Predicted 3D model of a 72-nucleotide RNA (transfer RNA) from Callorhinchus milii. It matches the Rfam family "tRNA". Its family is annotated with triplet codon-amino acid adaptor activity in the Gene Ontology. It is annotated as a transfer RNA. The sequence is in RNAcentral, with records from Rfam. The source organism's lineage runs through Eukaryota, Craniata, Chondrichthyes, Holocephali and Callorhinchus.

RNA sequence: AGUUCUGUAGCUCAGUGGUUAGAGCACUUGUCUCGCAAGCGAGAGACCUAGGUUCGAUUCCUAGCAGAGCCA
Numbered sequence: 001a002g003u004u005c006u007g008u009a010g011c012u013c014a015g016u017g018g019u020u021a022g023a024g025c026a027c028u029u030g031u032c033u034c035g036c037a038a039g040c041g042a043g044a045g046a047c048c049u050a051g052g053u054u055c056g057a058u059u060c061c062u063a064g065c066a067g068a069g070c071c072a
Base pairs, nucleotide, nucleotide: 002070003069004068005067006066007065010025011024012023013022018055027043028042029041030040031039048064049063050062051061052060
């Protein structure tokens, strides 16, 4: 170089053409405790980049970028 797949929160993953993008762990905070942890309550935090289709794109298409598998 070729081919297939993946890219969503700090990490591991869901998700759907529209109405608030969710979960677990982690983080912050309140409560509890002599204190810590656990438990309970609350909060912050994300759709790889660009273009296209569409009334509307995180979702569909194309290109790029990054990563993984196969082959050489």